[in-house]
Context: one part of a larger RNA
RNA sequence: GAUGAACGCUGGCUGCGUGCUUAACACAUGCAAGUCGAACGAGAAAGUUACUUCGGUAACAAGUAGAGUGGCGAACGGGUGAGUAACACGUGAGCAACCUGCCCCUAGGUACAGGAUAGUGUCGGGAAACUGACAGUAAUACUGAAUAUUCUGAUUCUUUCGCAUGUUAGAAUUUGGAAAGAUUUAUCGCCAAGGGAUGGGCUCGCGGUGUAUCAGCUUGUUGGUAAGGUAACGGCUUACCAAGGCAACGACGCAUAACCGGUCUGAGAGGAUGAACGGUCACAUUGGGACUGAGAUACGGCCCAGACUCCUACGGGAGGCAGCAGUGGGGAAUAUUGCACAAUGGGGGAAACCCUGAUGCAGCGACGCAGCGUGAAGGAUUGAAGGUCUUCGGAUCGUAAACUUCUUUUAUUUGCUAGUAAACGAGAACAGCAACUGAAUAAGCACCGGCUAACUACGUGCCAGCAGCCGCGGUAAUACGUAGGGUGCAAGCGUUAUCC
Numbered sequence: 001g002a003u004g005a006a007c008g009c010u011g012g013c014u015g016c017g018u019g020c021u022u023a024a025c026a027c028a029u030g031c032a033a034g035u036c037g038a039a040c041g042a043g044a045a046a047g048u049u050a051c052u053u054c055g056g057u058a059a060c061a062a063g064u065a066g067a068g069u070g071g072c073g074a075a076c077g078g079g080u081g082a083g084u085a086a087c088a089c090g091u092g093a094g095c096a097a098c099c100u101g102c103c104c105c106u107a108g109g110u111a112c113a114g115g116a117u118a119g120u121g122u123c124g125g126g127a128a129a130c131u132g133a134c135a136g137u138a139a140u141a142c143u144g145a146a147u148a149u150u151c152u153g154a155u156u157c158u159u160u161c162g163c164a165u166g167u168u169a170g171a172a173u174u175u176g177g178a179a180a181g182a183u184u185u186a187u188c189g190c191c192a193a194g195g196g197a198u199g200g201g202c203u204c205g206c207g208g209u210g211u212a213u214c215a216g217c218u219u220g221u222u223g224g225u226a227a228g229g230u231a232a233c234g235g236c237u238u239a240c241c242a243a244g245g246c247a248a249c250g251a252c253g254c255a256u257a258a259c260c261g262g263u264c265u266g267a268g269a270g271g272a273u274g275a276a277c278g279g280u281c282a283c284a285u286u287g288g289g290a291c292u293g294a295g296a297u298a299c300g301g302c303c304c305a306g307a308c309u310c311c312u313a314c315g316g317g318a319g320g321c322a323g324c325a326g327u328g329g330g331g332a333a334u335a336u337u338g339c340a341c342a343a344u345g346g347g348g349g350a351a352a353c354c355c356u357g358a359u360g361c362a363g364c365g366a367c368g369c370a371g372c373g374u375g376a377a378g379g380a381u382u383g384a385a386g387g388u389c390u391u392c393g394g395a396u397c398g399u400a401a402a403c404u405u406c407u408u409u410u411a412u413u414u415g416c417u418a419g420u421a422a423a424c425g426a427g428a429a430c431a432g433c434a435a436c437u438g439a440a441u442a443a444g445c446a447c448c449g450g451c452u453a454a455c456u457a458c459g460u461g462c463c464a465g466c467a468g469c470c471g472c473g474g475u476a477a478u479a480c481g482u483a484g485g486g487u488g489c490a491a492g493c494g495u496u497a498u499c500c
Base pairs, nucleotide, nucleotide: 001499002498003497005496006495007494008493009492012372013371014370015369016368017367018365019364020330025328026327027326029325030324031323034072035071036070039069040068047060048059049058050057051056079283080282081281089207090206091205092204093203094202095201098200099199103196104195105194106193108191109190110189112144113143114142120135121134122133123132124131125130151176153174154173155172156171157170158169161166181188182187209255210254211253216246217245218244221243222242223241224240225239226238227237228236258280259279260278261277262273263272264271265270285306286305287304288303289302308319309318310317311316336362338361339360340359344358345356346355347354348353375406376405377404378403386397387396388395389394411437413435414434415433416432417431419430444489445488446487447486448485449470450469451468455484456483457482458481459480465472466471
């Protein structure tokens, strides 16, 4: 000098930041991912009105609510740092070995047919979670078949480029493949193909840690052939063959650790660090597994196993806050079960709009930084009273107070809405404007032996105590305690811890 700090004393306001560093401990409750009727079939009730044989019936409510099929999203956003010493990260290259929904561009297509199923109804099973049979129904759900190139596979030929395997462009023959409609007629979709953009996947060089009281390690191990698998190369996997591969330039083991942009310090070199913000990675109660999908081996999806918690009619079920709040626990220690989708952004939708604990705001905490205030000017031939010291003369607190004049940041009380926002867009909030009252509501903390700015009195008497180092204290203590005075910082001041 610095800190995500804590502790002690003290504490007026504002702005901007910031706040579980420990138990990746366990979690009550609420919310955090939905949306589309312009894909589809079906479709209430309350209530109101009218009629009524007073039992009801009809219309509106309403093609609404709530479900279901289907589409897109849920792989983003948000959290955490357990694991990981690794192509995880950083940086620089490569892919002639790859994928890419939505978006943009280009040039095409959008003809035919069929059978189911959920919801629903009827009848069941079960305490529940849930689930069975039968009947019947729709689609942009599913299936069949037609056609189609610059698509796919095979063969042949010509051609461009490349370090090699190869690759670009083209021709011929042949093989295999597509679609879906909706509507307010404006459009929005659907299918195949080419290109772009974006996002990812893979490979390699170099770089960043402690230990040799870890010296040998390795059998899919190292390489080859063949096959399988993948979007894709590859021992990625399998069979066979060979016996290789790594290592004192530190293999292997053990320990520790997410990495970086940065941050702190320092003249720099360096050292330390990785909270907040931004990028990457990994994880989601523990371990394993795949499914769906353009994308996951999926925090608020599924299956299995374990631990734990809960419900149970004992047969069986349910759950996962390292999302936002909040609770217990641990700890020196870290906040509200708040408001709003108005802004920015995201998902769905043609749109209106809906959802959004992302986000924007507010609340709490002097936790940090910055700013402002706690009054300003005058006021001594009575330097008032009072305190302290005193050589008893006086000195000092001290222009300080009193007193006079003035101001109103802050505070108190009241009213209002131009801006945040080109347009739509919360007066709820933020922010702001105008006025009322009245110096009124607002100063502490540490230190004063030397280092180190600042001294006297009393008390104590190697006691009580102080102390960062040197050291003070045993009767005149500037070093302990108190008082007066002083010095330093100031809404803070000290102490402790850690880094340079």
Small-subunit ribosomal RNA, 5' domain from an uncultured bacterium, 500 nucleotides, folded computationally. Model confidence (mean pLDDT): 81 of 100. RNAcentral holds the full RNA, with entries from ENA. Its Rfam family is "Bacterial small subunit ribosomal RNA".